[in-house]
Predicted 3D model of a 91-nucleotide RNA (Glycine riboswitch aptamer) from a marine eukaryotic metagenome. The sequence is in RNAcentral, with records from MGnify.

RNA sequence: CCUUGCGGGAGAGAUCUGCCAGCCGAGAGGCCGGCAGACGCCGAAGGAGCAGAGGUCCCGAAAACUCUCAGGCAACCGGGACCGCAAGGGA
Numbered sequence: 001c002c003u004u005g006c007g008g009g010a011g012a013g014a015u016c017u018g019c020c021a022g023c024c025g026a027g028a029g030g031c032c033g034g035c036a037g038a039c040g041c042c043g044a045a046g047g048a049g050c051a052g053a054g055g056u057c058c059c060g061a062a063a064a065c066u067c068u069c070a071g072g073c074a075a076c077c078g079g080g081a082c083c084g085c086a087a088g089g090g091a
Base pairs, nucleotide, nucleotide: 001089002088003087004086005085006084007083008082013039015038016037017036018035019034020033022031023030024029040073041072042071046069047067048066049065054059055058
């Protein structure tokens, strides 16, 4: 440094519109979901950009910084950079 297992692990709309299902109800209506779009927002998958050192002078690494393409925005689940422990492998 890589892989695997275990533990921890943040942010931001239960927004609006349209279409289509499901459930309750005699009806009026209510509840709940899927898809598409609009506006707003978030940074911790991935992706892109930037400094300095150094040098043969225009070459030149990075990040938790910047961007927000992608991704995400009630809770749960899932994902999650990164951190700790264990095992295996590599230099």